The part of an RNA shown here (small-subunit ribosomal RNA, 5' domain) has 481 nucleotides and comes from an uncultured marine bacterium. The RNAcentral record of the full RNA draws on Greengenes. It matches the Rfam family "Bacterial small subunit ribosomal RNA".
Context: one part of a larger RNA
RNA sequence: GAACGCUGGCAGCGUGCAUAACACAUGCAAGUCGAACGCGAAAGGAUCCUUUGGGAUUUGGACGAGUGGCGAACGGGUGAGGAACACGUAAGAAUCUACCUUUCGGUUGGGGAUAACUUCUGGAAACGGAAGCUAAUACCCAAUAUGCUGUGGAGUGAAAGAAUUUCGCCGAGAGACGAUCUUGCGUCUGAUUAGCUUGUUGGGGUGGUAAUGGCACACCAAGGCGACGAUCAGUAGCUGGUCUGAGAGGAUGGACAGCCACAUUGGGACUGAGACACGGCCCAGACGCCUACGGGAGGCAGCAGUGGGGAAUUUUCCGCAAUGGGCGAAAGCCUGACGGAGCAAUACCGCGUGAGGGAUGAAGGAUUUUGGUCUGUAAACCUCUUUUCUCAAGAAAGAAGUUCUGACGGUACUUGAGGAAUAAGCACCGGCUAACUCCGUGCCAGCAGCCGCGGUAAUACGGGGGGUGCAAGCGUUAUCC
Numbered sequence: 001g002a003a004c005g006c007u008g009g010c011a012g013c014g015u016g017c018a019u020a021a022c023a024c025a026u027g028c029a030a031g032u033c034g035a036a037c038g039c040g041a042a043a044g045g046a047u048c049c050u051u052u053g054g055g056a057u058u059u060g061g062a063c064g065a066g067u068g069g070c071g072a073a074c075g076g077g078u079g080a081g082g083a084a085c086a087c088g089u090a091a092g093a094a095u096c097u098a099c100c101u102u103u104c105g106g107u108u109g110g111g112g113a114u115a116a117c118u119u120c121u122g123g124a125a126a127c128g129g130a131a132g133c134u135a136a137u138a139c140c141c142a143a144u145a146u147g148c149u150g151u152g153g154a155g156u157g158a159a160a161g162a163a164u165u166u167c168g169c170c171g172a173g174a175g176a177c178g179a180u181c182u183u184g185c186g187u188c189u190g191a192u193u194a195g196c197u198u199g200u201u202g203g204g205g206u207g208g209u210a211a212u213g214g215c216a217c218a219c220c221a222a223g224g225c226g227a228c229g230a231u232c233a234g235u236a237g238c239u240g241g242u243c244u245g246a247g248a249g250g251a252u253g254g255a256c257a258g259c260c261a262c263a264u265u266g267g268g269a270c271u272g273a274g275a276c277a278c279g280g281c282c283c284a285g286a287c288g289c290c291u292a293c294g295g296g297a298g299g300c301a302g303c304a305g306u307g308g309g310g311a312a313u314u315u316u317c318c319g320c321a322a323u324g325g326g327c328g329a330a331a332g333c334c335u336g337a338c339g340g341a342g343c344a345a346u347a348c349c350g351c352g353u354g355a356g357g358g359a360u361g362a363a364g365g366a367u368u369u370u371g372g373u374c375u376g377u378a379a380a381c382c383u384c385u386u387u388u389c390u391c392a393a394g395a396a397a398g399a400a401g402u403u404c405u406g407a408c409g410g411u412a413c414u415u416g417a418g419g420a421a422u423a424a425g426c427a428c429c430g431g432c433u434a435a436c437u438c439c440g441u442g443c444c445a446g447c448a449g450c451c452g453c454g455g456u457a458a459u460a461c462g463g464g465g466g467g468u469g470c471a472a473g474c475g476u477u478a479u480c481c
């Protein structure tokens, strides 16, 4: 963040699974770079041959898979767990930081592979195996360096090119951004939980880490915490804020923003500047799927959507035009982030459902003491207006970048035409509490927030008339102050 009942005209701006962190069909949500690299084939161009069908060579390069680089650790979701340095605030250090900015210096000489590809081959598939060939900003060696280690001798130890405007690569220093760690204080309930602890508390040592540290290990000492509530149990994401209140407080943490945690359940590491990684890997469990039974493939707490649960919560929509992000020199590509549209009176705000005149106080209805009274200027009728509505014509800003580029959208808005035309309900009327009578019923049927109504004249039940309150809403229920 509501739901339910009755009712329902419009516009703007927000919000919308609170329950099963239940299970998920289908589509999409993370790619990009040919100005790092080799290969292949289409259209096209050129040359040659030609039986005029075409063939060969070369160029070309949208595209394709592959090597390589960067990104994929952001963005998006959820609140299960966690009472903790998780969060908030204040202070600190023994640390790391890709891309970015800045300063200084360098970019030397060599080498061997491998995927793609070709051939053979295993498998139902997923996916492989063998042989051969090849490139690089992939990999390796040597050299050198202000670097690092070290008291010193010394040891260790880097680089890559592409394109012709430039962009890169390596080392060192500084900055910025981000992250890690430590500490003071604050941070729910229960004593019908009183004792808890053995890596436990401390030490020097070794290992490990980016780094401090029992973080880990062996050894030594026997400590450490606790009525200022340890331990245990229950509950809970924290905060800025939100609601309420004169304040102090109390309650709360949905949307938005910051932090944390999690990604089918549990565990683990790899890569990397950064993860122990939602749309990566491995193992185990549960579940469901394919299978040729040998084996495989899967994870919506991303956006839509489905089943289920529930009182209850939306479209399997449009677009990258804007803002932002990734890659790229750029053009650009990708982007369910985002911008929009759709649905829901779900909330707030605004507008309308007509205005003026109109007494024979019409008819009808209700009531009546039968005279009348009320409905009631209400209607009819006359004059007027067109917010809305319908139709038609025009038509944006949002574009930043002199050109081009708009999903929204032929939308907002403007103009014209038409006609009062398309638009009122809900609850209540004993007191609290604004608003009264008639009939029916007869402690029945029923009402009710509290007091209480109803047993034959019920302003309290049910209906009619009338009235009161609010109004596209009105009531009820739930909950906080």
Base pairs, nucleotide, nucleotide: 002477003476004475005474006473009351010350012348014346015344016343017309022307023306024305026304027303028302031070032069033068036067037066039064040063044059045058046057047056048055049054077262078261079260087186088185089184090183091182092181093180095179096178100175101174102173103172104171105170106169107168108142109141110140111139117132118131119130120129121128122127147156148155149154161167162166188234189233190232195225196224197223200222201221202220203219205217206216207215237259238258239257240256241252242251243250244249264285265284266283267282268281287298289296290295315341317340318339319338323337324335325334326333327332354384355383356382357381364375365374366373367372389418390417391416392415393414394413398408425470426469427468428467429466430451431450432449436465437464438463439462440461446453447452